The RNA shown here (THF (Tetrahydrofolate) riboswitch aptamer) has 98 nucleotides. Model confidence (mean pLDDT): 81 of 100. Of the family's consensus pairs, 82% are formed in the model. Rfam family: THF (Tetrahydrofolate) riboswitch aptamer. On this family, see Trausch et al., Structure 2011: "The structure of a tetrahydrofolate-sensing riboswitch reveals two ligand binding sites in a single aptamer". Rfam links the family to the GO term tetrahydrofolate metabolic process. Rfam's curators write: Tetrahydrofolate (THF) riboswitch was first reported for Ames et al. as an RNA motif in 5' untranslated (5'-UTR)regions of folate transport and biosynthesis genes in Firmicutes genomes.

RNA sequence: UACAGAGUAAAUGUAUGUGCGUUAAGUGUUUAGAGGACGGGGAGUUGUCUCUUUAACGAAAGCCGUUGGCUGCGGUACAUACGUUGCAUCCCGCUGGA
Numbered sequence: 001u002a003c004a005g006a007g008u009a010a011a012u013g014u015a016u017g018u019g020c021g022u023u024a025a026g027u028g029u030u031u032a033g034a035g036g037a038c039g040g041g042g043a044g045u046u047g048u049c050u051c052u053u054u055a056a057c058g059a060a061a062g063c064c065g066u067u068g069g070c071u072g073c074g075g076u077a078c079a080u081a082c083g084u085u086g087c088a089u090c091c092c093g094c095u096g097g098a
Stems, first nucleotide, its partner, number of pairs: 001098001003096003010085010020074003029055001032052005040092004061071004
């Protein structure tokens, strides 16, 4: 000097558990605003996540011994396990042999 490589946060799938809703919240979509995170260090988006806000849409109930329980259902919340994917990009660093 060029080449090759490693590693994160996180996202997601499945299973299990505990909840919430089924008198429709949540999830998904939309408007506007704020904030966070993004390999070991620095920067960091038009990508990503969260919160608030706005608008439209919108659901699977059944049974029983009925202040309740059971079985379901919901692109439902959280936790755990396993699997999959994995720095937008730029600079530096690390490892390898040349």